RNA sequence: AGUGAGUCGGGCGCUCGCUUCCCCUGACAAGGAAGAGGAAAGUCCGGGCUCCAUAGGGCAGGAUGGCCGCUAACGGCGGCGCGGAGCGAUCCGCGGAAAGUGGCACAGAAAAUACACCGCCCGCAAGGGUAAGGGUGAAAUGGCGGGGUAAGAGCCCACCGGCGCACGAGUGAUCGCGCGCGCAUGCCAAACCCCAUCCGGAGCAAGACCAAAUAGGAGGCUGAGCGGCCCGCUCUUAAGGCCUCGGGUAUGGUCGCAUGAGCCGCCGAGCAAUCGUCGGCCUAGAGGAAUGAUCGCCGCCCGCAAGGGCACAGAACCCGGCUUACAGACUCACU
RNA sequence: GCCGGAGUAGCUCAGCUGGUAGAGCAGCUGAUUUGUAAUCAGCUGGUCGGGGGUUCGAUUCCCUUCUCCGGCU
Numbered sequence: 001a002g003u004g005a006g007u008c009g010g011g012c013g014c015u016c017g018c019u020u021c022c023c024c025u026g027a028c029a030a031g032g033a034a035g036a037g038g039a040a041a042g043u044c045c046g047g048g049c050u051c052c053a054u055a056g057g058g059c060a061g062g063a064u065g066g067c068c069g070c071u072a073a074c075g076g077c078g079g080c081g082c083g084g085a086g087c088g089a090u091c092c093g094c095g096g097a098a099a100g101u102g103g104c105a106c107a108g109a110a111a112a113u114a115c116a117c118c119g120c121c122c123g124c125a126a127g128g129g130u131a132a133g134g135g136u137g138a139a140a141u142g143g144c145g146g147g148g149u150a151a152g153a154g155c156c157c158a159c160c161g162g163c164g165c166a167c168g169a170g171u172g173a174u175c176g177c178g179c180g181c182g183c184a185u186g187c188c189a190a191a192c193c194c195c196a197u198c199c200g201g202a203g204c205a206a207g208a209c210c211a212a213a214u215a216g217g218a219g220g221c222u223g224a225g226c227g228g229c230c231c232g233c234u235c236u237u238a239a240g241g242c243c244u245c246g247g248g249u250a251u252g253g254u255c256g257c258a259u260g261a262g263c264c265g266c267c268g269a270g271c272a273a274u275c276g277u278c279g280g281c282c283u284a285g286a287g288g289a290a291u292g293a294u295c296g297c298c299g300c301c302c303g304c305a306a307g308g309g310c311a312c313a314g315a316a317c318c319c320g321g322c323u324u325a326c327a328g329a330c331u332c333a334c335u
Numbered sequence: 336g337c338c339g340g341a342g343u344a345g346c347u348c349a350g351c352u353g354g355u356a357g358a359g360c361a362g363c364u365g366a367u368u369u370g371u372a373a374u375c376a377g378c379u380g381g382u383c384g385g386g387g388g389u390u391c392g393a394u395u396c397c398c399u400u401c402u403c404c405g406g407c408u
Base pairs, nucleotide, nucleotide: 001335002334003333004332005331006330007329008328010298011297012296013295015293016292018035019034020033021032022031037312041323042322044321045320046319047318048317049203050202051201052200056231057230058229059228061199062198063197064196065195066080067079068078069077070076081094082093083092084091085090095194096193100192101191102188103187104186117134118133119130120129121128122127142160143159145157146156147155161183162181163180164179165178167176168175169174207255208254209253210252217245218244219243220242221241222240223235224234225233226232262281263280264279265278267276268275269274299310300309301308302307336407337406338405339404340403341402342401345360346359347358348357354391362378363377364376365375366374384400385399386398387397388396
C1' cells in the first nucleotide's frame, strides 16, 4: 500500500420513574431479581408451531441449477472442480444453443437451409472462380505459420483450439494420456422451452378454552370440508351450511407466549461447514404496547470559547440464513 | 403484526413476448381580433423512483432498496 475474517459499538455511580416475576398480604405498599439488537429492520428465502386429510395421486404453477458434503430445512454455509480478473493475498462466474420454436435494431454483400460491395485471378467481352486483404457491426462461419495455386481456400501439413471414442485416476464435477475426425456446431434460455431436484394451502389477526347473553324465531335454497383444476379422502343422513327478515348479548378474559434445532466452557471426530460426550447457566415477555429521565466523574467527537452531541436503530409466536443501514475504535491472518 | 398493489413530461395516463418513449390538458411563440377568450399552426419539456446485474442494447428481464396506496381481528 492492499486482501480476507472477526469483536466492541460509550463506562461507572446517586436519585426519581416504568414493565414482568418472586416474597408477603384480604388487597396495596415496602423488599428482592431481571429488563432490546448486531442488525430487534426489510419480510427476501427456509423451518418449527397451529388449523384444514396423519397432506394422498395427477395436471397447472413456482423455485433452484458445476460436484460432493453440512443441516430440521434452505435460494444458506463449507470443501473441491473448471473458466475469467489480479504481480499476489484474494475476488467474480457456473445445467442444456448438436430436441424444437423464436429474436439479433441501425450499419453491412451477407446476421445463419448463408452470402459477394470494393478487391484478387481467368477472360476481348459476356461471364466465371475466390474468401487471403479492405470495409460494416456488439457479433462475420476456427487461429497462426509453411506448402500449394491463375488467384485463393483445411485444399494439404505442423502446433494450438474444437468434437468423438477408448484406457487410467477420482464418490463426483473433472483431470491425465492415447487414437481418430479437417472442423459439421455464431450469440441470446435473468426469451419460450428441455433436463434434474424440490415445493399441499393458509397464517399467532393461526388456533384452543372460559365467561356473559339468548329464542330450538320465521321464510327460502342446499349435503359440507380440503382456499387454482380433476381424482381421491373424511364427516353427516337430518343435522349442518348459505341467503333474507326480525331480535338478544357483546366486541371481554385466559392460554398459545418464553427450557429452546438455547447459551457458555473443556475434550473428541472432521481439511472445514458441522456433529458428539461431559460440566455449568436460565437470559425481556408487553398487549393503545415497559426498557426512561436528571445530576456527578471519566472517554470520544464538533467548536476559538460558551456550550452541544454519543453511529445505525429499537423486541411483538419462535428459530436458521440472506440483504440493507451503521460515527468511531480494536484484534487476527495473509500478500 | 400478516398479506397484496403501484411509481413514466408540471397534472392525468399509454407504451412492458427488449431496438433507444408518446397522447390529452397545462406552458411558450406566431396567426386571427380594436383587445381578450375560443380557434388554427408550431415549439419546449423525460435521472422512465434510486442502485446493481443479464444482454451488443433495459421503461420492459433479474436482484436489492426507497416512497405511496389497499385488505385482514
Predicted 3D model of RNase P RNA and transfer RNA as a complex of 408 nucleotides. Model confidence (mean pLDDT): 80 of 100. Rfam match: Bacterial RNase P class A. The family's RNA type in Rfam is ribozyme.